RNA sequence: UUUGUGAAAGGGCAAACUUAUCGAAAGAUAAGGACGCAAAGCUAUGUAUCUAAGGAAUCAUAUUCUAUGAUUGACAGGCUGCCGAA
Numbered sequence: 001u002u003u004g005u006g007a008a009a010g011g012g013c014a015a016a017c018u019u020a021u022c023g024a025a026a027g028a029u030a031a032g033g034a035c036g037c038a039a040a041g042c043u044a045u046g047u048a049u050c051u052a053a054g055g056a057a058u059c060a061u062a063u064u065c066u067a068u069g070a071u072u073g074a075c076a077g078g079c080u081g082c083c084g085a086a
Stems, first nucleotide, its partner, number of pairs: 006083001012037002017032006035073001041079003045076003048071003054066005
């Protein structure tokens, strides 16, 4: 320096669920809580997924389509990064 196949030690994050707030919803934030995580740190760039307020179509009272709304704990890409046995 590289690799993860993660040894040790010290730390880190926090799924489901509950409560409160925000939001049309998806979801987010805070507190509690730990299923897991070596990038579960940051980034919506590509794909994927979720929602459909507004808009559009049908011409009907509802159905369908649509992201400018979300998810990085869906997969890639980009940027950064702790320890250091073997």
The RNA shown here (c-di-GMP-I riboswitch aptamer) has 86 nucleotides. The prediction has a mean pLDDT of 82.